[in-house]
RNAcentral holds the sequence, with entries from Rfam. Predicted 3D model of a 73-nucleotide RNA (transfer RNA) from Aquarana catesbeiana. It matches the Rfam family "tRNA". Rfam links the family to the GO term triplet codon-amino acid adaptor activity. By type it is a transfer RNA. The organism belongs to Aquarana, within Eukaryota. The coordinates come from a structure-prediction model, not an experiment, and the mean pLDDT is 80.

RNA sequence: GGCACUGUAGCUUAGCUGGUUAAAGCAUCUGUCUAGUAAACAGGAGAACUGAGUUCAACUCUCAGCAAUGUCU
Repeated sequence: GGCACUGUAGCUUAGCUGGUUAAAGCAUCUGUCUAGUAAACAGGAGAACUGAGUUCAACUCUCAGCAAUGUCU
């Protein structure tokens, strides 16, 4: 340098061949419980890599860029 693939809460993953509240586990915070901690129970906060385009509507499609991984030279 070419090609392929990926980018979604702090971490690990879903979801969607465009359709109206983005889901779960772990972690985190608050409360209950306990002499106290852990566990358990109840509740909360937290996310679409960046930009542009198409569309009535984009996490999903297109383009460019950035980053990571694999492969070839």